RNA sequence: CGAGUCGGCCGGGCAGUCGCUGCCCCGUCACUAACUCUGGCGUUCAGACCGCCGCGAUCCGGUCUGGCGCCCAGAGUUAGUGGCGGGGGAGAGGAAAGUCCGGGCUCCAUAGGGCAGAGCGCCAGGUAACCCCUGGGGGGCGUGAGCCCACGGAAAGUGCAACAGAAAGGACACCGCCUAAGCACCUCCUUCGGGAGGGGCCGGUAAGGGUGAAAAGGUGCGGUAAGAGCGCACCGCGCGGCUGGUAACAGUCCGUGGCGAUGGUAAACCCCGCUCGGAGCAAGACCAAAUAGGAAUCCGUUGCCGCGGCCCGCGGUGGAUUCGGGUAGGUCGCUCGAGGCCUGUGGUGACGCAGGCCCUAGAUGAAUGACUGUCCACGACAGAACCCGGCUUACAGGCCGACUCACCUC
RNA sequence: GGGCGCUUAGCUCAGCGGGAGAGCACUGCCUUCACACGGCAGGGGUCGCUGGUUCAAUCCCAGCAGCGCCCACCA
Repeated sequence: CGAGUCGGCCGGGCAGUCGCUGCCCCGUCACUAACUCUGGCGUUCAGACCGCCGCGAUCCGGUCUGGCGCCCAGAGUUAGUGGCGGGGGAGAGGAAAGUCCGGGCUCCAUAGGGCAGAGCGCCAGGUAACCCCUGGGGGGCGUGAGCCCACGGAAAGUGCAACAGAAAGGACACCGCCUAAGCACCUCCUUCGGGAGGGGCCGGUAAGGGUGAAAAGGUGCGGUAAGAGCGCACCGCGCGGCUGGUAACAGUCCGUGGCGAUGGUAAACCCCGCUCGGAGCAAGACCAAAUAGGAAUCCGUUGCCGCGGCCCGCGGUGGAUUCGGGUAGGUCGCUCGAGGCCUGUGGUGACGCAGGCCCUAGAUGAAUGACUGUCCACGACAGAACCCGGCUUACAGGCCGACUCACCUC
Repeated sequence: GGGCGCUUAGCUCAGCGGGAGAGCACUGCCUUCACACGGCAGGGGUCGCUGGUUCAAUCCCAGCAGCGCCCACCA
């Protein structure tokens, strides 16, 4: 310098003006509640005084003072709610997406038992949990850094393999090769005992050709009538042991088996092991408002519903479905959480533990924007809706770190 | 927001591991004076797309895309 691999991060910046949705503070107005004070009113309360009546009055009437009050009015303080005005501060993502997995939370039983069903599948660990992640093993790809793998069982059983091909599952003889053994036949030779050759029948053969995705270990030597693990050597494979490793598994190890044992397919049924109750914030709880408390169908307590594919079990009992009627309001759930950042520490790592600091959207027709100026690399995919951990998919451009290969220079 | 289903010829659908099919529609011929009906023959497909499993995929598995359906409360 060129090509590439892996990991992490960012996702237009700055300034001004005007808006939108929550939160906090201040002022003001209104309402509500509690308390305090003042005044009024009331009083079968207490005291004093006056008056009237009377035979006789604690007992009739009035005034004052004090007390009392489910009463009234005003003022003040505090708290809450609402309106208006002002100020402060916050406001989408790495995927908020697909809804593909796993959990929290809520209701149904505290989520129960069995069958069926579904999912997962090398080993060990991490985690709240996982079809996730980390490390390791095995296989495949790449010169390499690295990347990819639904990676249990086909020596329990069943099924499937079109077409082609002779034959497709404990198979087969189309071409080819061979006539050693058996059966007759023909030709030739003969020392008449037999011998040679030929094609045929019955056969042998999986080496070669051809078909196919797949034809039953490979190479070589021996062997044979021709062949063949038929025998041997090496390689491969199976089984047993030993060693290493927690294990998966591995081995210049030892022994053993000729290897048609044990072909492929389980994202075919199935077997083995493990896991799984159902529904979902439109869950669920409360307040308010309104209506025709209606109709049809089904069932009828051995029923129906909660309960979902079935049975058992538990609980409830007039219930389910459809049509019709009414409301389309508010509060909670709702965002502080398996939360984030930093430091230390244990671990190869995922991650755990300890300490410190921080609070970071919560809407409900649903906000998070518009305009102007300026700068540059000229801005992609895309918008929270109960929350979280993952996976997958989409994505202009940029930054950082580690590493590989090739070439050149020193 | 949440739950579920579908995609095969122009249209409506069947098929579900080994030839892509049916009805209607379309084209040509016959029939008719002509049209319709009828008869005969024929054409037309990225099985939504992309990967994987398998010897082989419309079918099995995964991801993506498009289309469609359902849901609140009260009595």

This is a predicted complex of two RNAs, RNase P RNA and transfer RNA, with 485 nucleotides together.
The coordinates come from a structure-prediction model, not an experiment, and the mean pLDDT is 79.
Rfam match: Bacterial RNase P class A. From the family's description: Ribonuclease P (RNase P) is a ubiquitous endoribonuclease, found in archaea, bacteria and eukarya as well as chloroplasts and mitochondria. By type it is a ribozyme.